[in-house]
RNA sequence: GGGGCGGUAGCUCAGCCCGGUAGAGCAGUAGGCUGAAGACCUACGUGUCGCGAGUCCAAAUCUCGCCCGCCCCA
Numbered sequence: 001g002g003g004g005c006g007g008u009a010g011c012u013c014a015g016c017c018c019g020g021u022a023g024a025g026c027a028g029u030a031g032g033c034u035g036a037a038g039a040c041c042u043a044c045g046u047g048u049c050g051c052g053a054g055u056c057c058a059a060a061u062c063u064c065g066c067c068c069g070c071c072c073c074a
Base pairs, nucleotide, nucleotide: 001073002072003071004070005069006068007067010026011025012024013023020057028044029043030042031041032040050066051065052064053063054062
C1' cells in the first nucleotide's frame, strides 16, 4: 500500500442483509423482604448507534470520505 471483519447503554452483545425513528442480559440506583446482609420480587435508560457528509418524507441500517481495533495479502 491492497483486501476482509468489527466499532450500538458502564460491560458483553442483538438489531444492519430487506430503511419506519433503539433493545436484551449482566452491572448500577431506589423500594420491598431481612436483626443485618446475600438471594429473591418491583421500578428506573436524556445512548451524538466511532466521526463527517450525501441520498431519502424518514438512516444504527443505503452511498462516499476519514479515524480506531483484529486478521489476511504484498
Molecule: transfer RNA
Organism: Candidatus Iainarchaeum sp.